[in-house]
């Protein structure tokens, strides 16, 4: 270091202010939030090698709900969004604009509030075993 098996521990953010209304953080101006791995033409550090850092809308991934199962699991089913310009050899990630999207259930229609959930969980440290 790389493979088995195990364990522990960590793992998601947000409605300021105002309008109509009998009621609406749910409509309407307005405001606000960006989980995880990957990618990599962004920035920083070094002489270097290389480390660190960089995508909500580029590629996957988790959450819900069904069936089958003691369970672990296994299948399936639903679930979202980006364009214009500038630069450059090259832009789906850089600059600049301007747009857009967000699960069930409750409840005057919810990314932002309750609620399943003190729950799952992509995964992300550490530790243990054991092997070449």
């Nucleotide at each position: 270091g790389u493979a088995u098996u195990c364990c522990u521990u960590c793992g998601g953010g947000g409605u300021c202010g105002g309008g109509u209304g009998a009621a609406a953080u749910u409509c309407c101006c307005a405001a606000u939030c960006g989980a995880c791995g990957g990618u990599g033409a962004u920035g920083a550090a070094g002489c270097a090698a290389u480390u660190c850092u960089a995508a909500g809308c580029c590629c996957g991934u988790g959450a819900g709900c069904c069936u089958u199962c003691u369970u672990u699991a296994a299948g399936g089913c639903a679930g979202g969004a980006u364009u214009u310009g500038g630069u450059g050899u090259g832009a789906g990630u850089c600059c600049a604009a301007a747009g857009c999207c967000g699960a069930c259930a409750g409840u005057a229609u919810a990314g932002u509030c309750u609620g399943g959930a003190u729950g799952g969980g992509a995964g992300a440290a550490g530790g243990a075993u054991g092997u070449a």
FMN riboswitch aptamer (RFN element) from Psychrobacillus lasiicapitis, 132 nucleotides, folded computationally.